[in-house]
RNA sequence: UUCUUAUCCAGAGUGGUGGAGGGAUACGGCCCUGUGAAGCCCGGCAACCAGUCCCGAUGGGACCAGGUGCCAACUCCGGUGGGUGACCUGCCUGCAAGAUAAGAG
Numbered sequence: 001u002u003c004u005u006a007u008c009c010a011g012a013g014u015g016g017u018g019g020a021g022g023g024a025u026a027c028g029g030c031c032c033u034g035u036g037a038a039g040c041c042c043g044g045c046a047a048c049c050a051g052u053c054c055c056g057a058u059g060g061g062a063c064c065a066g067g068u069g070c071c072a073a074c075u076c077c078g079g080u081g082g083g084u085g086a087c088c089u090g091c092c093u094g095c096a097a098g099a100u101a102a103g104a105g
């Protein structure tokens, strides 16, 4: 960096440090932030993979927390096909894009 599969309306601190940014990137919006941003430490959430065990076993379940991930807002919103509603804002569903995990190149 590309491909495949799965998931994405749940959950997670009134801590320490740090000092001005942050919400992945660019643009636009809308937000968060000196009532203290990012980062770091501690803490926590979850359970994709690994591990252990069970079962009616191409599968399902329990436990665990080693490898990741995550801890404002639907994946913060944005593109597009179909359906639906409507004064406007919308709602349902598929695709695209993105994130994460696991695997393959």
Base pairs, nucleotide, nucleotide: 001105002104003103004102005101006100007099008098013042015041016040017039021032022031023030027078028077029076043071044070045069048067049066051063052062053061054060055059075097079095080094081093082092083091084090